[in-house]
């Protein structure tokens, strides 16, 4: 100069008019006017987690079920974050990773392949028997073994490379590697390393069922509290001159009727509602995530549901998107731009 790799930030900008809207003052004929002041996100999204807060549920355990799954920490909590260990990718900064158990049971395991698991023998290699040939060395057909070294199928074939054995191989024997088991030594721990021993347990697969730690009550602001209208209705009480069913007539009983009381609750209101695990900036502790102590700020609260048009002027001419309890993640969407670290690579000094 180039490629690339992390992490942080911004998402047109000033000004001027008219609008929507919360709060506060002042008028006010209670409708409103009117001055000031606030008004969308990084992601307000998906609604996937986890957690505040309501309400119901509930002595304690335990069964079902779901859900997490290496070690340590952080957190009001998490599947989130932060450091480390293992694996894998990359020359590298750095990414990625559900990563607990398959020598406790079951089940699968396509196709190809002899065989896909109480393993097996298709081609091949070796010995032995018999038959044929024969230049006597052996060569050829069938047979009984033998062998898992070679070939071939697979995605995957019973440690792996060499050396020695052998009739041809074979952990069969021996070194190294791998594993398994015990010891040591670093480490809080995942784990590393080192020894020592055992031919080596004996295929894969648990985001298959199940084991094994650990966690989890259910529902959710339409949660839940409060006032509470009628020419709707419900209970009671008082009155009745009446009408009306039951009745031959009286009580009585229903029903209307007029008045007064109680709860219940529909429509409407009201709260919940936004000061909070809160934002800024210093300090200190820690690698870190995060903690804390100290100053400082108040920054949306609607409920047909507001945050926008327009006019000027500048630029690189503006992406993805709209709050509905709330508050930590995660995960997906993003035109364009800015700034820092740290890695190759090529020049030059």
């Nucleotide at each position: 100069g180039g490629a690339g790799u992390c992490g942080g930030c911004c998402g047109g900008a000033c000004a001027g008019u008219c609008g929507c809207u919360g709060c506060c003052g002042u008028a006010u004929u209670c409708g409103u006017a009117u001055g000031g002041u606030g008004g969308a996100g990084g992601a307000a999204a998906g609604u996937c987690c986890g957690g505040g807060c309501u309400c119901c549920a509930u002595a304690g355990g335990g069964c079902a079920g779901g859900g997490u799954g290496c070690c340590a920490g952080g957190u009001a909590a998490c599947g989130c974050c932060u450091g480390g260990g293992g694996g894998g990718c990359g020359c590298g900064a750095g990414c990625c990773u559900a990563c607990g158990g398959a020598a406790a049971g079951u089940g699968c395991c396509a196709c190809a392949g002899a065989a896909a698991a109480u393993a097996u023998a298709c081609c091949g290699c070796c010995a032995c028997c018999g038959g044929c040939c024969u230049u006597u060395g052996g060569g050829u057909c069938g047979g009984c073994g033998g062998u898992a070294a070679g070939g071939g199928u697979g995605a995957a074939a019973u440690g792996g490379u060499g050396c020695g054995g052998u009739a041809a191989g074979a952990g069969c024997g021996c070194a190294c590697c791998g594993c398994g088991c015990u010891c040591c030594u670093g480490g809080c721990a995942a784990c590393a390393g080192g020894a020592g021993u055992g031919g080596c347990a004996g295929g894969g697969u648990a985001a298959a069922c199940c084991c094994c730690a650990c966690c989890c009550g259910g529902a959710g602001c339409a949660a839940g509290a409060c006032c509470a209208a009628a020419u709707a209705g419900g209970g009671g009480g008082a009155c009745a001159a009446u009408g009306u069913g039951c009745g031959g007539c009286c009580c009585g009983c229903g029903c209307u009727g007029u008045c007064c009381c109680c709860g219940g609750g529909u429509a409407g209101g009201u709260u919940g509602c936004u000061u909070g695990a809160g934002g800024u900036g210093u300090g200190u502790g820690g690698c870190g995530a995060c903690a804390c102590a100290c100053a400082u700020c108040c920054c949306a609260g609607a409920u047909g549901a507001a945050u926008g048009a327009c006019u000027g002027u500048c630029c690189c001419c503006g992406a993805c998107a709209g709050a509905a309890c709330c508050c930590g993640g995660c995960u997906u969407a993003c035109a364009g731009g800015c700034c820092g670290g740290c890695u190759c690579c090529c020049a030059a000094c």

Description: A computed fold for a 349-nucleotide RNA from Candidatus Thiodiazotropha sp., annotated as Bacterial RNase P class A. A source record names the gene rnpB. Model confidence (mean pLDDT): 77 of 100. RNAcentral holds the sequence, with entries from ENA. It matches the Rfam family "Bacterial RNase P class A". By type it is a ribozyme. From the family's description: Ribonuclease P (RNase P) is a ubiquitous endoribonuclease, found in archaea, bacteria and eukarya as well as chloroplasts and mitochondria. Taxonomically the source falls in Candidatus Thiodiazotropha (Bacteria, Pseudomonadati, Pseudomonadota, Sedimenticolaceae).